[in-house]
c-di-AMP riboswitch aptamer (ydaO/yuaA leader) from an Acidobacteriota bacterium, 129 nucleotides, folded computationally. It matches the Rfam family "c-di-AMP riboswitch aptamer (ydaO/yuaA leader)". Gene Ontology terms of the family: regulation of gene expression and cyclic-di-AMP binding. Rfam 15.1 lists 7,607 matches to the family in 2,262 species. The source organism's lineage runs through Bacteria, Pseudomonadati and Acidobacteriota. The coordinates come from a structure-prediction model, not an experiment, and the mean pLDDT is 76.
């Protein structure tokens, strides 16, 4: 001095999932702001019903295949963007026969995970000079 490894402390990441106050038996419970979900007229939309119920949250889904698997599509790949190509995911849980939108008005969340972080092209920001 390199690189890998483990732990911390900061600092970022995905996501609505933070942020103040109260109360407390310190384990947690209230309360209000942002922020995000859902239910719900008229118009408009749909046009029947269809059990192989059907809807929600989320990227987390469709076809085709006897099957490894393929193909479309969603999402991710770290300062934001578009492109191409590459590589990585496509889980969970939940309502109960019920749901298009939807003003007013009703409801529920505010978890949990994570340090993987491409390449080239062309635009920005940002930083130095």
């Nucleotide at each position: 001095c390199a690189a890998c490894c483990u732990c911390g402390a900061u600092c970022g990441c995905c996501g609505a999932a933070u942020c103040c106050c109260c109360c407390c038996c310190c384990g947690g419970g209230g309360g209000g702001a942002a922020c995000g979900g859902g239910g719900g007229a008229a118009c408009c939309a749909c046009g029947a019903u269809u059990u192989c119920g059907g809807g929600g949250c989320g990227a987390a889904g469709c076809g085709c295949a006897g099957g490894a698997g393929c193909g479309c599509c969603g999402g991710g790949g770290a300062c934001c963007u578009u492109c191409a190509c590459c590589c990585c995911c496509g889980a969970g849980c939940c309502c109960g026969u019920c749901a298009g939108c939807u003003a007013a008005c009703c409801u529920c969340g505010c978890a949990g995970g994570c340090g993987a972080g491409g390449u080239g092209a062309g635009g920005g920001a940002c930083g130095c000079g």